Molecule: THF (Tetrahydrofolate) riboswitch aptamer
RNA sequence: AACAGAAUAGGGACGCCGCGUAAAGUGUCAGGGGAUGGGAAGUUGCCGCUGAACGAAGAUUGCACAGAGCGAUUGCGAUGGUUGUCCCGCUUCCGCUGUC
Repeated sequence: AACAGAAUAGGGACGCCGCGUAAAGUGUCAGGGGAUGGGAAGUUGCCGCUGAACGAAGAUUGCACAGAGCGAUUGCGAUGGUUGUCCCGCUUCCGCUGUC
């Protein structure tokens, strides 16, 4: 010097445990903030906060019976968590590991 590789935030599938189905949650828009390969800067992406508009998803059954009160089964929801498994996963410069 060249080539190859490791490593982020996070994402997906399955499993498990929940929540909702009594408009929570998810998603959308606007504003503002934060964390993001070992270092620096930073974008896509990610996570809170505030505001706005919109707005999905049930049946059967048992007990109780004043009461949509408490359960069970099985669905449904752009539903939450997961240090469970597998897969995917940084732009530039420097650094790290390997080969020559």